[in-house]
The part of an RNA shown here (small-subunit ribosomal RNA, 5' domain) has 529 nucleotides and comes from an uncultured bacterium. The coordinates come from a structure-prediction model, not an experiment, and the mean pLDDT is 85.
Context: one part of a larger RNA
RNA sequence: GAUGAACGCUGGCGGCGUGCAUAACACAUUCAAGUCGAACGGGUACGGUAACUUCGGUUGCCGUGCUAGUGGCGGACGGGCGAGUAACACGUGAGUAACCUGCCUUUCACAGGGGAAUAACGCAUGGAAACGUGCGCUAAUACCGCAUAAAUCACCGGAAUGGCAUCAUUCGGGUGGCAAAGGAGAAAUCCGGUGAAAGAUGGACUCGCGACCGAUUAGGCAGUUGGCGUGGUAACGGCACACCAAACCGACGAUCGGUAACCGGACUGAGAGGUCGAACGGUCGCAUUGGAACUGAGAGACGGUCCAGACUCCUACGGGAGGCAGCAGUGGGGAAUAUUGGGCAAUGGGCGAAAGCCUGACCCAGCGACGCCGCGUGAAGGAAGAAGGUCUUCGGAUUGUAAACUUAUGUCGGAGGGGACGAAAAGCUAUUUACCGUAUGGGUGAGUAGAGUGACGGUACCCUCCAAGGAAGCCACGGCUAACUACGUGCCAGCAGCCGCGGUAAUACGUAGGUGGCAAGCGUUAUCC
Numbered sequence: 001g002a003u004g005a006a007c008g009c010u011g012g013c014g015g016c017g018u019g020c021a022u023a024a025c026a027c028a029u030u031c032a033a034g035u036c037g038a039a040c041g042g043g044u045a046c047g048g049u050a051a052c053u054u055c056g057g058u059u060g061c062c063g064u065g066c067u068a069g070u071g072g073c074g075g076a077c078g079g080g081c082g083a084g085u086a087a088c089a090c091g092u093g094a095g096u097a098a099c100c101u102g103c104c105u106u107u108c109a110c111a112g113g114g115g116a117a118u119a120a121c122g123c124a125u126g127g128a129a130a131c132g133u134g135c136g137c138u139a140a141u142a143c144c145g146c147a148u149a150a151a152u153c154a155c156c157g158g159a160a161u162g163g164c165a166u167c168a169u170u171c172g173g174g175u176g177g178c179a180a181a182g183g184a185g186a187a188a189u190c191c192g193g194u195g196a197a198a199g200a201u202g203g204a205c206u207c208g209c210g211a212c213c214g215a216u217u218a219g220g221c222a223g224u225u226g227g228c229g230u231g232g233u234a235a236c237g238g239c240a241c242a243c244c245a246a247a248c249c250g251a252c253g254a255u256c257g258g259u260a261a262c263c264g265g266a267c268u269g270a271g272a273g274g275u276c277g278a279a280c281g282g283u284c285g286c287a288u289u290g291g292a293a294c295u296g297a298g299a300g301a302c303g304g305u306c307c308a309g310a311c312u313c314c315u316a317c318g319g320g321a322g323g324c325a326g327c328a329g330u331g332g333g334g335a336a337u338a339u340u341g342g343g344c345a346a347u348g349g350g351c352g353a354a355a356g357c358c359u360g361a362c363c364c365a366g367c368g369a370c371g372c373c374g375c376g377u378g379a380a381g382g383a384a385g386a387a388g389g390u391c392u393u394c395g396g397a398u399u400g401u402a403a404a405c406u407u408a409u410g411u412c413g414g415a416g417g418g419g420a421c422g423a424a425a426a427g428c429u430a431u432u433u434a435c436c437g438u439a440u441g442g443g444u445g446a447g448u449a450g451a452g453u454g455a456c457g458g459u460a461c462c463c464u465c466c467a468a469g470g471a472a473g474c475c476a477c478g479g480c481u482a483a484c485u486a487c488g489u490g491c492c493a494g495c496a497g498c499c500g501c502g503g504u505a506a507u508a509c510g511u512a513g514g515u516g517g518c519a520a521g522c523g524u525u526a527u528c529c
Stems, first nucleotide, its partner, number of pairs: 001528003005525005012375006018368002020333001025331003029328001031326001034073003039070002042067011080286003090210007099203002104199007112146001114144002121136006152177005158171005182191003212258003219249002224246004229241003261283004265276004288309005311322004339365001341364003347361001348359004379407003388399004412470001413466006422456001428450009438441001473518005478499003484513005494501002
C1' cells in the first nucleotide's frame, strides 16, 4: 500500500459499488419456463338465430371468451456453484484434403394423390394414494405408403486442373434411393411446408508452445504401442472388437503422491518479479451420490426419464413421493456475510400473425461505515486574554480567539408547495404514396400526425419557511515516531511491534490536564506485496 474481511470504541448525510471465503451440510414454504385456439378434434360459459315442445326445456347453426388433451416451438439459453480435474481442461497460435449446425439471411426448384391409427371423449373397472386397465368413437401442420425428382446422396466408369501423403476440385456418363402441410382471409395477400446450394452463427476434433509442489515417489504400462480388418460416430482415431507383431513412456523427471477449476485480469513493486483469481467478462466442469440411455439441430439434460445407494416424507403396509451449488428464507457450521420486498416501466430472452402471456434474467427498493468518493457538524469579528480546569519558582504560565458576545449565512436536517429524465417503439386511430386486388370495403411496403405506456416515486431536482439550532470520535505521546507534565502505584498492578519499562520523585503502568495524528471514522488482528 491492499482486502469479499472480522473484532473493540464511536457513528450525521448522500452517490456508486459490494456482501456464506466455513458444511458441494440438511432443507419447511412461495415463486424461478412457458407459450401458441391463426395446427387439431372436443368440452364449457355467454349472446344471437331456427326448428320441435309435455311450455319445464331439447336439438341444430353462427359468434365471442376460457380451456384439460393431441400437435408445434422453447424447457441444451438465461441463473447458480467450484466438488472433481495437473488434463488439449484452460491460454495462445495453427490445422480439418476427417466434421455437424434448429431459428436467421440470400438464391434455385417444388408442394400431386391416398391410407391406417390414437389421445381427448363415452362406458365399465382396479387402487388408500400415486397412478392405471379393458372395450368403443374421432381430428390434425401427429403418423405411414405411392407419385414426381436434380445443382442432392450411394456405387461404377471417363476427362481436365491442382495439391500436402491419404487425395481435392471441376465437367460429363450410367445404375439405384429419398420430399412436402397446411392455416387466416371474400379475395388479393400474409404466415408457414419440402429438397438443394451458399452465408452467418454456434459447436466438434487434431497439433505446436505455455502454466503448481514432492525423488524421503525410479521405473511405469496389457487395449498397453503399432498393423490388417470389421463395427461405431457428424467425423479422424484402440473409440470398440477379432487376429498379428512386441512394442510404447521415462533423470529434458515417466509413474505415483499432494494441492488446484483456467484465463482476461486484481493487488503490490521504479522495474524485473511475487501473490491472488471475490465482483465484471470468456472457457471448462458439476447439479443429493454413482451409472445409463431416450427425445432432439443441439443434452449423456439443475427445476426431464430409468436403475442402484444414502437420507427425508406419506401410507389403508400392498405401495408411493422428493432433491434450493435458481431468488428469498430456515436450521447447522462459523470470527463473519443481507429481504420469505416491488415491477416487467426499461434492456434482454421464450412463444405468438398480433394483442399479449411468461421471465427471482434484469431493473429497482430494503439491510450492513463492508469499501471508494463527496458533504456537513458551522463562518467572520471578538482580550476584560473572563470564569473553571491543570501546572506553578506563587510572580505567573497554559487551555485560548477557544468560550461568552456581535454580525451575516443556510449545505445536511425539519415543515409546506411544485415536480421529472429514463418513453423509443410495437400495436391502435387518422392520413399520404407505390403496388396487389375489388361488390362497398381490403392487403403489403414506405412515410406523416394523434392519442397512449414508469416499478423506482410524489423519489431526484426546484421554490418558500424554521433555525447555529439536531450531528465527533478514536488512537498515540521513552527511542524507532509527530506529540509532556502532575498525581497514584512501588519488579506490585501492569505495558510491550523490536529495544525494553515498573524494586519511592516512572515523559514507558493507571488517571487527569495538555499535546500530536487521523477523522465518520479510529485502532487491533489475519493475509499478500